[in-house]
Molecule: SAM riboswitch aptamer (S box leader)
Organism: Aquibacillus rhizosphaerae
C1' cells in the first nucleotide's frame, strides 16, 4: 500500500522538551498560549495476538469458556464528537396530494432503530 476478518456506547493522564495548531474527509459543532500537534519520560486502561493456569465435552482439540496481565500491538476530550447511502421499520408532526367523510392511502419533515459508505486498531494474507 492492497486484499480476508473481528471490534468500535464502556475503560484509562501526569511530568519534561518545544510552541500553533488539532479532532482522517466534506459540513456542523468542539478543543486549543490556563499550550495544539510531534518527541519523550513515568503511570494507567484494555484484554486483539502470544503466554501461564482453571473448568468444560458427541467433537479431546491448533476446541471452547473463564481468570490473570511478565510479552507485542493499540488506546487514555467529547459514542468513531455528530451528520454524510439505504431502509417494504417504528413513532410523532404537518405546509401538501387523492379518495372520501371526520377516516384511510400517498408525500413531506423530524427522532429512534437496523443497514451501507468512509476511517480507526489488531490478526492473517499478497
Nucleotide at each position: 500500500u492492497c486484499c480476508u476478518u473481528a471490534u468500535c456506547a464502556a475503560g484509562a493522564g501526569a511530568g519534561g522538551c518545544u510552541g500553533a495548531g488539532g479532532g482522517a474527509c466534506u459540513g456542523a459543532c468542539c478543543c486549543u498560549a490556563c499550550g495544539a500537534a510531534g518527541c519523550u519520560u513515568c503511570a494507567g486502561c484494555a484484554a486483539c495476538c502470544a503466554u501461564g493456569c482453571a473448568a468444560u465435552c458427541a467433537u479431546u482439540g491448533u476446541a471452547u469458556u473463564g481468570c490473570a496481565a511478565c510479552g507485542g500491538u493499540g488506546c487514555u476530550a467529547a459514542u468513531u464528537u455528530c451528520a454524510g447511502u439505504g431502509g417494504c421499520u417504528a413513532c410523532a408532526a404537518c405546509c401538501u396530494g387523492a379518495a372520501c367523510u371526520u377516516u384511510u392511502c400517498a408525500g413531506u419533515u423530524g427522532u429512534a432503530c437496523c443497514u451501507g459508505c468512509a476511517g480507526a486498531u489488531g490478526a492473517g494474507g499478497a